[in-house]
A computed fold for a 374-nucleotide RNA from Allosphingosinicella ginsenosidimutans, annotated as Bacterial RNase P class A.
Its mean pLDDT, the model's own confidence on a scale to 100, is 75.
The gene name in the source record is rnpB.
Taxonomically the source falls in Allosphingosinicella (Bacteria, Alphaproteobacteria, Sphingomonadales, Sphingomicrobiaceae).
RNAcentral holds the sequence, with entries from ENA and Rfam.
It matches the Rfam family "Bacterial RNase P class A". The family's RNA type in Rfam is ribozyme. About the family: Ribonuclease P (RNase P) is a ubiquitous endoribonuclease, found in archaea, bacteria and eukarya as well as chloroplasts and mitochondria.
This record gives sequence, C1' cells and structure tokens, in this order.
RNA sequence: CCAGAAGGCCGGGCGGCCGCGGCUCCCGUGAGGGAGUCGAGGAAAGUCCGGGCUCCACGGAACGGCGGUGCCGGGUAACGCCCGGCGAUCCCGGUCACGGCCGGGAUCAGGGACAGUGCCACAGAAAGCAGACCACCGGAUUUCGAUCCGGCCAGGGCGAAAGGGUGGGGCAAGAGCCCACCGCGGACCCGGCAACGGGGACGGCAUGGCAAACCCCACCGGGAGCAAGACCGAAUAGGGGCGGCACACGGGCCACGUUCCGGCUCGUCGCCCGGGUUGGUUGCUAGAGCGGCGGAGCGAUCCGUCGCCCAGAGGAAUGGUCGCCCAGUCCCGCAAGGGACGGACAGAACCCGGCUUACAGGCCUUCUGGCAGA
Repeated sequence: CCAGAAGGCCGGGCGGCCGCGGCUCCCGUGAGGGAGUCGAGGAAAGUCCGGGCUCCACGGAACGGCGGUGCCGGGUAACGCCCGGCGAUCCCGGUCACGGCCGGGAUCAGGGACAGUGCCACAGAAAGCAGACCACCGGAUUUCGAUCCGGCCAGGGCGAAAGGGUGGGGCAAGAGCCCACCGCGGACCCGGCAACGGGGACGGCAUGGCAAACCCCACCGGGAGCAAGACCGAAUAGGGGCGGCACACGGGCCACGUUCCGGCUCGUCGCCCGGGUUGGUUGCUAGAGCGGCGGAGCGAUCCGUCGCCCAGAGGAAUGGUCGCCCAGUCCCGCAAGGGACGGACAGAACCCGGCUUACAGGCCUUCUGGCAGA
C1' cells in the first nucleotide's frame, strides 16, 4: 500500500434568499405584523419482548386450568435483552509415541427419556422386554445342485438409529465370553459460588432416540391502553324540581269514512338542578436523560463529580432554491483540466430499555493474509 473479518462512529458541510411549526417578548382595538430562540432518527419503522404512567377489576390461602421462560454466574427498574463462563456438535490450524493434546472459529428452544402415555416414516429379516435375509459354523438328509434343524450377532446388506470402539486371546464358528487401552456408569476424593472439570480404584456395559409430542419439574404472569385518564363547559334541543297564571264547550291519541259515548294526556312564564354533543384546558415531556472527567470491574454495567436542556404542535411543521466545498457515477482530453448527473434507508404523535428489519457512501480501532522497503 492492497484485500478481508470483527467492533465502534458518522451518515453531507458552510453561506444567501424565500417559506413552515412551537415558545417568549414587543407593536396593533382587531385581523395581523416584527424580533429572538428551538425544531426528527439510528433506525422515528415492525409493534415482537420488557417497563414507567393511567383507568378498570380484585378479601386471603391451597389445588387445578391457561400462557410464557428453561446450562451456570453476573448486569438491569425489568426482560425472551446484555456480559462472562461451561458443555455438546461441526470446521480449520499446529503437534504427536496416531490413543490423543493444544489453539482458533461457527452453531445450539442447552431442564428432565428408571413418573407415565405416545411415536420411530421409507428401506430392511428384524425398530423396542428386537431380530436370522446373505454369509459363517455344527448336525441330519442328499439326485452333490442343494434342503432341513440348530448355533451365532463378529462380517455383508437396510436404515437417522441394529443393544460400546480398537487390538489380542478364546471358540465348531462367534460373541465383554475373557484380557489391555479408550469410551461409559454410580459412588468416593480434589478444584470451582455454580454449570462443570480432573483423579485413582470398582463395575463387563446396564433403561436406543424423540419432550420444536403429550407430560413432569422449577420460575414468572390480572385486563385494557394517551382514542389511557382528569378538569371546565356554552348557544339550541331535551329531562327533573319549585313557584305564578291558565285548566276546556279546546287540542292530541285510543285500527284505517263520518258521528256519538267512554278512556288516557296536556299549556305558558320565571328561577334552580343534573347529564350529554361541539369546543377548550390538562395528561405532554427534566428524563431508568445527554456530554466531559475520574474511579471500580475481564466485561455487561455501576459509582462520584462538573456541565447542558435537546420537537411537544392540531391529522400534525421540520421545506424549497441558489452559490461554494466534501464524497460518488458518467463523458471529453495524452495530460493539466473541463462538463453533466447527483446525495442511502427513511418522517416523531405519552415516554423509556431491548430485539428484529431497511440503509448509497465515508471515518476510526484491532486482527488476519499478500506485496514492497528498512
């Protein structure tokens, strides 16, 4: 210098002009005008998880049901998030006495399979208190091709999986049948807070797998959401109460042309009360806040101190244009240089912590590889 990986940060800058929204101040009777100041994000997104806040519901306990989480330790307000560790599987590199050992990386719904139930497709002879297709061995028969009976689970074959692996002994052939090593198992000892790791004896090897099947165990969990909720509250219409006046030869209704009889009911004025619609105020943004420095810790994170205020608007503003610059792409040119295009994903709506998803381009740190130089 180039390429790659991981982590972190930024994600156009400055200026002019014209606009938009909030707040404060000033001018104006008012409509409005002026000045100052502030005005999107790392994801504001998906609304997946956890909280704050608000209202609703709820005597307590046990059991059951439903939903969620699930190695260990730590962090946090909390989490299914984050950090550190452990284990398993796979990959790479080094080393080796070929058994292993060491280092690095990726992934993991990573509790329980002697509580019970269920399932294990296809293939295969056999798939769960297993099994004999081929081969092997023994015996019998034999037309010498083979057939039957038995042994066997080592070999072949099937399968995701066939009741430990390698080597040796042994045997009719075999087989943990026996032995050595490895693996495994339950105790014991040691280390670790723990998950777990290590060790020497013992045991011939046992209940194969699946819980992202039911289930068991442990822990957690009321519901709805700012359109939550609280306050103020007209005009008009309607409801109720009190009082004044009126109270029938009247109006309306009781099934449909008319009439009669009968039944029910009522108007107006003033004052007061309560509910609701439109509307207004609040909730509303100073907070698990942001930045600097110092300290503790491997880290997530925590503590101390100093400084700062950073949208709170209503279906809702945060924009446009010009110039210069910084990146990028393309074209012309031998070159110097010139010209054109052109800024990624995306837009707050009560707030916060996470996760996930989208994202042109750039910067920083660490590591790995290559090339060049000293």